[in-house]
RNA sequence: AGAGUUUGAUCCUGGCUCAGAACGAACGCUGACGGUAUGCUUAACACAUGCAAGUCGAACGGUAGCAGGCUCUUUCGGGAGUGUCUGACGAGUGGCAAACGGGUGAGUAACACGUAGAUUACCUGUCUUAGCGAGCGGGACAACAGUUGGAAACGACUGCUAAUACUGCAUAUUUCCUACGGGAGAAACGGAAUAGUUUACUAUUUUGCGCUAAGAGGGGUCUGUGGCAGAUUAGCUAGUUGGUAGGGUAAAGGCCUACCAAGGCGACGAUCUGUAGCUGGUCUGAGAGGAUGAUCAGCCACACUGGGACUGAGAUACGGCCCAGACUCCUACGGGAGGCAGCAGUGGGGAAUUUUGCGCAAUGGGGGAGACCCUGACGCAGCAAUACCGUGUGAGAGAAGAAGGCCUUCGGGUUGUAAAUCUCUUUUAGUGGUGAAGAUAAUGACGGUAACCACAGAAAAAGUUCCGGCUAACUCCGUGCCAGCAGCCGCGGUAAUACGGAGGGGACGAGCGUUGUUCGGAUUUACUGGGCAUAAAGGGCGCGUAGGCGGUUAGGAAAGUUACUAACGAAAGUCCAAGGCUUAACCUUGGGAUUGUUGGUAAAACUAUUUAACUAGAGACCGGAAGAGGAUGGUGGAAUUCCCCGUGUAGAGGUGAAAUUCGUAGAUAUGGGGAGGAACACCGGAGGCGAAGGCGGCCAUCUGGGCCGGUACUGACGCUAAUGCGCGAAAGCGUGGGGAGCAAACAGGAUUAGAUACCCUGGUAGUCCACGCCCUAAACGAUGAGUGCUGAUUGUCGCGGGUAUCGACCCCUGCGGUAACGAAGCAAAUGCGUUAAGCACUCCGCCUGGGGAGUACGACCGCAAGGUUAAAACUCAAAGGAAUUGACGGGGGCCCGCACAAGCGGUGGAGCAUGUGGUUUAAUUCGAUGCAACGCGAAGAACCUUACCUGCAUUUGACAUCCUAGGACUUUCAUAGAGAUAUGGAAUUGCCUUCGGGAACCUGGAGACAGGUGCUGCAUGGCUGUCGUCAGCUCGUGUCGUGAGAUGUUGGGUUAAGUCCCGCAACGAGCGCAACCCUCAUCUUCAGUUGCCAUCAGGUUGAGCUGGGCACUCUGGAGAAACUGCUGGUGUAAAGCUAGAGGAAGGUGGGGAUGACGUCAAGUCAUCAUGGCCCUUAUGUGCAGGGCUACACACGUGCUACAAUGGUAAGUACAGAGGGAAGCGAAGGGGUGACCUGGAGCGGAUCUCAUAAAGCUUAUCUCAGUUCGGAUUGCAGUCUGCAACUCGACUGCAUGAAGUUGGAAUCGCUAGUAAUCGCGGAUCAGCACGCCGCGGUGAAUACGUUCCCGGGCCUUGUACACACCGCCCGUCACACCAUGGGAGUUGGUUUGACCCGAAUCCGGUGGCCUAACCUUUUAUUAGGAGGGAGCCGCUUACGGUCGGAUUAGCGACUGGGGUGAAGUCGUAACAAGGUAACC
Repeated sequence: AGAGUUUGAUCCUGGCUCAGAACGAACGCUGACGGUAUGCUUAACACAUGCAAGUCGAACGGUAGCAGGCUCUUUCGGGAGUGUCUGACGAGUGGCAAACGGGUGAGUAACACGUAGAUUACCUGUCUUAGCGAGCGGGACAACAGUUGGAAACGACUGCUAAUACUGCAUAUUUCCUACGGGAGAAACGGAAUAGUUUACUAUUUUGCGCUAAGAGGGGUCUGUGGCAGAUUAGCUAGUUGGUAGGGUAAAGGCCUACCAAGGCGACGAUCUGUAGCUGGUCUGAGAGGAUGAUCAGCCACACUGGGACUGAGAUACGGCCCAGACUCCUACGGGAGGCAGCAGUGGGGAAUUUUGCGCAAUGGGGGAGACCCUGACGCAGCAAUACCGUGUGAGAGAAGAAGGCCUUCGGGUUGUAAAUCUCUUUUAGUGGUGAAGAUAAUGACGGUAACCACAGAAAAAGUUCCGGCUAACUCCGUGCCAGCAGCCGCGGUAAUACGGAGGGGACGAGCGUUGUUCGGAUUUACUGGGCAUAAAGGGCGCGUAGGCGGUUAGGAAAGUUACUAACGAAAGUCCAAGGCUUAACCUUGGGAUUGUUGGUAAAACUAUUUAACUAGAGACCGGAAGAGGAUGGUGGAAUUCCCCGUGUAGAGGUGAAAUUCGUAGAUAUGGGGAGGAACACCGGAGGCGAAGGCGGCCAUCUGGGCCGGUACUGACGCUAAUGCGCGAAAGCGUGGGGAGCAAACAGGAUUAGAUACCCUGGUAGUCCACGCCCUAAACGAUGAGUGCUGAUUGUCGCGGGUAUCGACCCCUGCGGUAACGAAGCAAAUGCGUUAAGCACUCCGCCUGGGGAGUACGACCGCAAGGUUAAAACUCAAAGGAAUUGACGGGGGCCCGCACAAGCGGUGGAGCAUGUGGUUUAAUUCGAUGCAACGCGAAGAACCUUACCUGCAUUUGACAUCCUAGGACUUUCAUAGAGAUAUGGAAUUGCCUUCGGGAACCUGGAGACAGGUGCUGCAUGGCUGUCGUCAGCUCGUGUCGUGAGAUGUUGGGUUAAGUCCCGCAACGAGCGCAACCCUCAUCUUCAGUUGCCAUCAGGUUGAGCUGGGCACUCUGGAGAAACUGCUGGUGUAAAGCUAGAGGAAGGUGGGGAUGACGUCAAGUCAUCAUGGCCCUUAUGUGCAGGGCUACACACGUGCUACAAUGGUAAGUACAGAGGGAAGCGAAGGGGUGACCUGGAGCGGAUCUCAUAAAGCUUAUCUCAGUUCGGAUUGCAGUCUGCAACUCGACUGCAUGAAGUUGGAAUCGCUAGUAAUCGCGGAUCAGCACGCCGCGGUGAAUACGUUCCCGGGCCUUGUACACACCGCCCGUCACACCAUGGGAGUUGGUUUGACCCGAAUCCGGUGGCCUAACCUUUUAUUAGGAGGGAGCCGCUUACGGUCGGAUUAGCGACUGGGGUGAAGUCGUAACAAGGUAACC
């Protein structure tokens, strides 16, 4: 520090996800030791048991128990007495403590906390310092004793008694009050020790006591300021805000009361609701921030829930009290007791959190004069890998690179120096011994601990997770969209580095991984540090309030600001340094930091403030010109419609075509007249005006704004703009008018599979006017307003200046608007570009992934429709912008092709042949399936072929290699059998040799292996088809672009052609095109047999038959020839096109071979080859028979026909190219014929197949199911072949079917072509209507490119990229999920009014009770002060009644939403998406 993920690829926007760190964690697997920390985050749920606050006899009366002493007694064991003997001490009086320490975080949004202050508005036990005092009295109550109630808890009455308990008086330096005269207010001379003296008292010392002042420390109260979410909480408040008086408190104060006033708080967020203890800190982060508030420390709050006070220096009191409530326990049913959020521990809850331990040795606390006592604070130990830190599980040598495992191309590789083996060491653990510090006298829980020494032995000590990318690490097997994985992208459908296992590897390591949470990455809330034309995002527009911001100059002051300084900012922590534990974690000490607040001093640039001025901003005045700016009232013509009259007659209207409709009752058309409403042609323009919406005939009135020119005025008056107010298209609503045209709804007619649409005929609201609402639009420049700055050019509107002119233009120039193109710059790109989307400033509005959703609920507005504001659950990993390359379009342009058109002939109808589908079958083997399968693989299935079926056989095999034994091989016979095969017999004994044997062949045997037309063409090679013989496909360098990519290859011409030329940021090149190759057409030359025969000779019935010749034809070698070369025209001085000449051939001369990059997972595992899988007495091999030839039917490709351009008969002429030895086979002979016989000749320019046919001549048939047509069938034959039954071809005779030119549709062909005619060949024993070739005869037509199909180039749109056979929308049906409404119902919180009213404080009260003090009486009374109980009142908790608000759960039914491989209906959107789309 980044990475993955949207796309075919790219850039951007944007979300999701990952890598890091952390944790009081939990879970899974595993687990050696030690140190240091930490350990109920959930139920502030309930708690058994034990402990957690006591102490003082030196305050007191005392003596229940214990110990000792003394006395008495004794049965010698003991017993009794003695507090007027002592140590001590239960219970009690009294003092101090118990308000600390310890726990928890429920409540609390608050002066609770943090920070800085204030307290002249306060308190303070113990402690310290200082001063003063401590005099004289009095009466009680516990304990105790007696009586007595109760189950208990706990009391009641009578009586006795002490004090440092209570209390009166005196005194008063200081203290308090005061009317300034005065008044008020203490105490314990008590305890202990020592000494003296007879008790009793005195003295000294010490401790305690009272008052006062001060201090220290601790607290109370008040104030500034800081830290949270919601506005779908906007108004809250009656003790409320203030005053006066009083009360109350330690203390200011509505803290409380009475009276008076009507205030106080709030958009700088009151009130309400939700959530929450706050902080130092902790985690994270570069920081700013964000999250958090365990352990430790400070503060607060609470102690079963609620209320209350008492005591006290201090509490409204965790282990105190009273009352109410819930719960638990005891009970004799009458009443009582209790509060672990102290330490352990239990139950419960939960994913989850420890021992009912030891000790007061240390530190600290309480009491005490002290010794001491108490202390679950604390110190230790135990449990837990919960976290951090440290150590170990060995070290060195060791290659036969062992065995085993795994992989393998079978060679090997890897595990791997790893192990074994040898040599060494002993940390830790173990055993034994010694044994601390912690303690500056004694005292050690920890603890026989740490540490040290010795001993034995490598001995006791390694796992977890990952290995597709991100992300370090790869192979095999299993599985086969199954099982499963997954943080994201995504893996898995038979070759899975992604699942499971194994081997190997990577990472970390006593841990590892997972889950959860927080920060980071995320600049993804942007202060640092983002955006808003099109990605999410500018308010529809204006006016203007608060607020924010604000021109120039000078002065003052110093709020902000800056500097210095002072105080505070607890400690711990973080950081730095040093030190202590062997190291580290940990601990100690010091420093720094603590970004903050406050005070002081100084500065004065900037901002604010204040004073005085200025004119450049803004405004004002005067003079001009422009304009569909607004409102009102008039007015005009054209047109539509309707009405009246006339002319006129059969149609009109409408459409793609029609129909509905109108019309003989007279339409449409046309002429005249009239009515009425709405809108304003031409001008008219990218023109003008307005803030926007918007505004269009003409005239008048009223009126707003802007612009230009001028000026001697004001003097910052400005900009922006939450809340607010106003305006605001269309549609819609209300009331009343109006209504010509148009026209939702509606009706009808069409279209259609349907057509609730598009089209047509009608037609109502509405559109118009007035008034009032609505308040939304793709209200758009998808661009908020304002100010300043920044290079050119051009058009146009308004006003002005200059020059020129008779004048108007033109021209130069200033200001204001509106447009085009473009510099810099910006931007993801498109693009923007002085009218910015540039450079800056100010203010406002808005955005933060897609969907859910601009929806629900709530609130406000509205008559309604609805609008504004505006979520969440859930769900997805994308959604999106711009641009690129393709593909596609019922987009465009250009061009080509037998593509259409023009023609000729077919197919589709018939019969047959052949192939396919389907069906059938034991099998009908398999493959090929739009074009590009279907007379295809198959250039030839009777057996064979053959792969299929049935049956019979066989198992190292029919075939290959190796080993072994035997035999030469071979030929042949018999028997059984359908045959394969089995059994038996006969004939024959070869070649080479180094004499061992070998080569080839046959038979038997064992195992390695053979074999497979078994599967996968979607694992493959090779080959092939197709687009397409279409003209395209690319590269290097350069250039342009952030990039994908572009350019080149586009453009203007031209061509069959990316063919060539010109131009051009391109210049070149490659694969294709063309040419080079073959063939045909002309000529020359060479050669001249088997070919030829002009001349010469011979010769025949005839014939190159013979001699001869090579001239010609021909054959086959070598050459020539054609190149737009020449001429005219045209064209850009081009390429080329066109016409012509010459020429055998003319613009590629005809034909062939030749097939670019690629596409179709195209075809082929059955040509062959091949990975993997499968079979191995069978899915291999052999054999016989059958099948591939089936047959209701459907399709393709052909043949033959339907006839007279013909059939039949007779005669007659002319080819080319091929084949031939298991062959072609002549002549001759036989047969009606197929054919037979025959065998000459020929491995071929010699012989042969071999008569070419159509054609021509003549005759006949005469339009018919025929003298057409030949299917089918019968009989008889021929040939091939072991064999023609299933199942061959041909011949003869006989038979004589369908068919009379073929529906929709569809195919081929542009010249020696179509059509037509025959001939040959391959395969082959035989079988050809197929296929491949050959020649003969030999046309018609092409205006042209609108349309159909296919293709090429350019361009355009795109939501497609599996690429239109694409994508995709909505209803319905099904399943699941969350959610809204919902009659209601159940809780929580809160609130108003009222009722009841415990305990307690306060107040009141009198026919109650009452020790001290006072008075009185003279003697135990009476009265007073004071106190207590009772009663009353006030306040009030709990409780109750009625009502409201709010929130949560459930809820029949219901609404939409989301999700879900293959459901239904349509086809709305994306292309002009087939009616442009959208708001």

The RNA shown here (small-subunit ribosomal RNA) has 1479 nucleotides and comes from an uncultured bacterium.
The sequence is in RNAcentral, with records from ENA and SILVA.